[in-house]
RNA sequence: GGGCAAUUAGCUCAGCGGCAGAGCGCGUCGCUUACAUCGACGAGGCCACAGGUUCAAAUCCUGUAUUGCCCA
Repeated sequence: GGGCAAUUAGCUCAGCGGCAGAGCGCGUCGCUUACAUCGACGAGGCCACAGGUUCAAAUCCUGUAUUGCCCA
């Protein structure tokens, strides 16, 4: 220098044009003598950034950034 992939909650990841979700973690309550387990409820997201397409974009297109792999 060229190619491919990834980037979504604190962590690991779903989501393939129409409400942003799960598990774990965190908080409150119940249960317990207490802790753990278990149950209920809740908080937490400018979907890496910018632009474009569209009635509508996390999702499609272009560029940029970061990380990983391959080639030279």